[in-house]
This is a predicted structure of a 73-nucleotide RNA (transfer RNA) from a Candidatus Saccharimonadota bacterium.
It matches the Rfam family "tRNA".
NCBI's taxonomy places the organism under Bacteria, Bacteria candidate phyla, Candidatus Saccharimonadota.
The prediction has a mean pLDDT of 81.
The sequence was found in a public genome assembly.
RNA sequence: GCCGGCGUAGCUCAGUGGCUAGAGCAACAGUUUUGUAAACUGUGGGUCAUGGGUUCGAAUCCCUUCGCCGGCU
Numbered sequence: 001g002c003c004g005g006c007g008u009a010g011c012u013c014a015g016u017g018g019c020u021a022g023a024g025c026a027a028c029a030g031u032u033u034u035g036u037a038a039a040c041u042g043u044g045g046g047u048c049a050u051g052g053g054u055u056c057g058a059a060u061c062c063c064u065u066c067g068c069c070g071g072c073u
Stems, first nucleotide, its partner, number of pairs: 001072007010025004018056001027043005049065001051063003
């Protein structure tokens, strides 16, 4: 230099055009307990990497840029 994959909550990930963007773990609160842990219930937490385009509608499709990983030279 060329090609491919990935980037979504604190972490691991799902969601491949239309529901208000979700799960598990973690955090916080509550119940329970003499207390802690465990268990159960609930709550908060998101610029869907950046910028633009297509579309009635984009996390999802297209392009640019950035970052990470892999392959080729």